[in-house]
RNA sequence: CCAAUAGACCGCUAGGGUUCCGAUCGGCGCCGCCGAUGCCUGGUCCGAGAGCAGUCGACCUUCGCUGAAGGUUACACGGCGGGACAAAAGCCCGGGAGGA
Repeated sequence: CCAAUAGACCGCUAGGGUUCCGAUCGGCGCCGCCGAUGCCUGGUCCGAGAGCAGUCGACCUUCGCUGAAGGUUACACGGCGGGACAAAAGCCCGGGAGGA
């Protein structure tokens, strides 16, 4: 001094609401059932391009080349509005519009 790629998936978290469970309150015919409350810490649930970890993929280099070893996979401000599921969201439209 210096090449290439800038992908997919799984698990989770920040975050999110309220179908189900639980909680709280009320009612009733009270080991139960029904209704209300997410202005209930929660379990289930949703969940990140710009969060974490992993797997695979891709690419590069070297070598004694059906392969092996090593390496790279960077950076990332951001609405309004709309959409889904019960509902909401850092989900999806969307690394979009716009900005730098």
Molecule: Guanidine-I riboswitch aptamer
Organism: Alloalcanivorax dieselolei